[in-house]
C1' cells in the first nucleotide's frame, strides 16, 4: 500500500440483528445509614455531546464517506 476487526462513563464492556421514546450494567469514585474506627452490606448522587468531521433521515450509538489512533493479515 490493500483488505478486514476494534475505538461508547476513571477501567472492563453491552446495545448495531431490524435506525425510534430520558444511552445501560459491573467495578471504582462520592455522600448517608449502619459500625467504638474501619471492611463487608443497604440506600442515594455525581460521571458520556458514543474517536473525529461530514452526510442522509422526522429521528442516528446504530446507515453512509472521509479522517484519526489501535490491532491483524496479504503485498
Nucleotide at each position: 500500500g490493500u483488505g478486514c476487526c476494534c475505538g461508547u462513563a476513571g477501567c472492563u464492556c453491552a446495545g448495531u440483528u431490524u435506525g425510534g421514546a430520558u444511552a445501560g450494567a459491573g467495578c471504582g469514585c462520592c455522600a448517608g445509614c449502619c459500625u467504638c474506627c474501619g471492611a463487608a452490606g443497604c440506600u442515594g448522587g455525581a460521571g458520556g455531546u458514543c474517536g473525529u468531521a461530514g452526510g442522509u433521515u422526522c429521528g442516528a450509538a446504530c446507515c453512509c464517506u472521509a479522517u484519526c489512533g489501535g490491532g491483524c493479515a496479504c503485498g
Notes:
Predicted 3D model of a 75-nucleotide RNA (transfer RNA) from a Deltaproteobacteria bacterium. It matches the Rfam family "tRNA". Rfam classes the family as a transfer RNA. Model confidence (mean pLDDT): 81 of 100. The sequence was found in a public genome assembly.